The RNA shown here (Glycine riboswitch aptamer) has 91 nucleotides and comes from a Pseudomonadota bacterium. The coordinates come from a structure-prediction model, not an experiment, and the mean pLDDT is 77. It was read from a public genome assembly, where an Rfam model found it.
[in-house]
RNA sequence: GCGCCGUCGCGCGGGAGAGUGCUCGGUCAGCCGAGCCGCCGAAGGCGUAACCCCCCGGAAUCGCUCAGGCAUCACGGACCGCCGACAAUUC
Numbered sequence: 001g002c003g004c005c006g007u008c009g010c011g012c013g014g015g016a017g018a019g020u021g022c023u024c025g026g027u028c029a030g031c032c033g034a035g036c037c038g039c040c041g042a043a044g045g046c047g048u049a050a051c052c053c054c055c056c057g058g059a060a061u062c063g064c065u066c067a068g069g070c071a072u073c074a075c076g077g078a079c080c081g082c083c084g085a086c087a088a089u090u091c
Stems, first nucleotide, its partner, number of pairs: 001091001003089001006086004011082004019037001021036006038070003044066001045064003051058002
């Protein structure tokens, strides 16, 4: 000094799924809110398989749907790519 891996930024780009179903209320309308039923799974959370550790335990895009979400838009969104910073290791 550089690359890989890792962490951070609420950085940039991409990013799925599932009824605007019924009823009620608010509103000039658009739309919003609540209730009931039906669904989604990729924030989070819980459980768990392989596996790791071989005491405890850790652990997924697998399962559960507590939370969240289900017209468009917006917000959010695991994960992927890029950028920047930091740390560590190797050369």
The model forms 91% of the base pairs in the Rfam consensus.